[in-house]
Context: one part of a larger RNA
RNA sequence: GGAUGAACGCUGGCGGCGUGCCUAACACAUGCAAGUCGAACGAGAUGCGUAUUGGAAAGCUUCGGCCGGAAGAUACGUUAUCUAGUGGCGGACGGGUGAGUAACACGUGGGUAACCUGCCUUAUGGAGGGGGAUAACAGAGAGAAAUCACUGCUAAUACCGCAUAAGCACACAGUACCGCAUGGUACAGGGUGAAAAGAUUUAUCGCCAUAAGAUGGACCCGCGUCUGAUUAGCCAGUUGGCAGGGUAAAAGCCUACCAAAGCAACGAUCAGUAGCCGAUCUGAGAGGAUGACCGGCCACAUUGGGACUGAGACACGGCCCAAACUCCUACGGGAGGCAGCAGUGGGGAAUAUUGCACAAUGGGGGAAACCCUGAUGCAGCGACGCCGCGUGAGUGAAGAAGUAUUUCGGUAUGUAAAGCUCUAUCAGCAGGGAAGAUAAUGACAGUACCUGACUAAGAAGCCCCGGCUAACUACGUGCCAGCAGCCCGCGGUAAUACGUAGGGGGCAAGCGUUAUCC
Numbered sequence: 001g002g003a004u005g006a007a008c009g010c011u012g013g014c015g016g017c018g019u020g021c022c023u024a025a026c027a028c029a030u031g032c033a034a035g036u037c038g039a040a041c042g043a044g045a046u047g048c049g050u051a052u053u054g055g056a057a058a059g060c061u062u063c064g065g066c067c068g069g070a071a072g073a074u075a076c077g078u079u080a081u082c083u084a085g086u087g088g089c090g091g092a093c094g095g096g097u098g099a100g101u102a103a104c105a106c107g108u109g110g111g112u113a114a115c116c117u118g119c120c121u122u123a124u125g126g127a128g129g130g131g132g133a134u135a136a137c138a139g140a141g142a143g144a145a146a147u148c149a150c151u152g153c154u155a156a157u158a159c160c161g162c163a164u165a166a167g168c169a170c171a172c173a174g175u176a177c178c179g180c181a182u183g184g185u186a187c188a189g190g191g192u193g194a195a196a197a198g199a200u201u202u203a204u205c206g207c208c209a210u211a212a213g214a215u216g217g218a219c220c221c222g223c224g225u226c227u228g229a230u231u232a233g234c235c236a237g238u239u240g241g242c243a244g245g246g247u248a249a250a251a252g253c254c255u256a257c258c259a260a261a262g263c264a265a266c267g268a269u270c271a272g273u274a275g276c277c278g279a280u281c282u283g284a285g286a287g288g289a290u291g292a293c294c295g296g297c298c299a300c301a302u303u304g305g306g307a308c309u310g311a312g313a314c315a316c317g318g319c320c321c322a323a324a325c326u327c328c329u330a331c332g333g334g335a336g337g338c339a340g341c342a343g344u345g346g347g348g349a350a351u352a353u354u355g356c357a358c359a360a361u362g363g364g365g366g367a368a369a370c371c372c373u374g375a376u377g378c379a380g381c382g383a384c385g386c387c388g389c390g391u392g393a394g395u396g397a398a399g400a401a402g403u404a405u406u407u408c409g410g411u412a413u414g415u416a417a418a419g420c421u422c423u424a425u426c427a428g429c430a431g432g433g434a435a436g437a438u439a440a441u442g443a444c445a446g447u448a449c450c451u452g453a454c455u456a457a458g459a460a461g462c463c464c465c466g467g468c469u470a471a472c473u474a475c476g477u478g479c480c481a482g483c484a485g486c487c488c489g490c491g492g493u494a495a496u497a498c499g500u501a502g503g504g505g506g507c508a509a510g511c512g513u514u515a516u517c518c
Stems, first nucleotide, its partner, number of pairs: 001518004006514005013389006019382002021347001026345003030342003035089003040086002043083004047078007059066002096300003105225008115217002120213007128162001130160002137152003141148002168193003172189001174187005198205002226272003233263002238260004243255003275297004279290004302323005325336004353379001355378003361375001362373004392422004402413004426458001429452004436444001461507005466488001467486002472502005482490002
């Protein structure tokens, strides 16, 4: 000198774009953050229509009745609305955090003759015929509750057999070609095995099998990736083989048996520290430092462990167990998990609103209408940062007054002010008023922007002035009070170094200090 997710002191006009718990991965009140589909299904509620029943009010009355048809009930229908439940898809994305991890975690380059892939695209071939349940519901219970259990009824794109098999899988035996060791591909053979679901407004949307693609993942390998030797030896599933199991898949991944290997001074093991990278800061570069925001990958979700479901999880707002903590309780038992968005307490030098909207972009569901979306878009707060603008311009010497100083003549502040002539950026007032949205739909927002009138009005501070280092005098103080970034140091009676004032220098809505990096 540059830089910062900064903090502190003094000061503070406006706008744009960014950015904002670096500390306690501490504990969390409250609200919201993942739903959707009635075009899969039964049932129920409400509405509407029709039929049957029912007979009120009003009106007329000769008081005998006549007329009138409402509410309600039942049945059927419904291309009307809603939904607790069964079922489907999605809750594995999006969002957060960096505790752990020195590791194939990450980066980079390869490999899979060792693999999987819902939705999507393409192609081929199919969907025949049956069955038994179960929630909802009803009834009768247990419990304070959470919830549980019994009996009975019912549906499906829920579940289970059977048929069929172009193709597929498995084990055989064969031919041809090829390779990279195990092997791979193509063709033909007989054997065994496994499928399917309907809905509808008739436009379509779905279902099953196989193949290919795309997308997303999984595993393996080469190289690279902090400090310590005041850590020198480490390791028993350890290293390899065989057999079995297991996985989508190779493998001590697991188990039994056999062998005794394997790693290490080119630093094993141990200990400490740490998410990694694109990048960011600095530097002429080489390097050094960092890993906030944004993007990619990884890991985690109170702590530890486990599996289930599923194409995909060993699953932040799913399940089970254990532990700590908090809450409810009728003491028998239950409920919870903000490292989602806001917000609270606490910690701290320190870090924001319990805001608006799905209008846009994107995501989930749905045929669609649409619903959901604290993702996202916006707004609010903070000079936290960067950038831009303003706080006026011209003229104006009686060099006014005031202030400071003085050798008392003056000098400085100083064209500075006042005065005169202008201008209107920003702010304020009034009027108009977008784009973002293709037909409709705008949170932002009457916002950006434009126009008009109006008043110099509403808008300047901070640090420094001995040398380094730009900028000096007076008074006070008197080794006192104090200053100090560094070395030199200053202050003991004329201090340009302390304090105040005048003046000056620097930067400027900031200025200085502290901390850290180069």

Model confidence (mean pLDDT): 81 of 100.
Predicted 3D model of a 518-nucleotide part of an RNA (small-subunit ribosomal RNA, 5' domain) from an uncultured bacterium.
Its Rfam family is "Bacterial small subunit ribosomal RNA". Rfam links the family to the GO terms structural constituent of ribosome and ribosome.
The RNAcentral record of the full RNA draws on ENA, Greengenes and SILVA.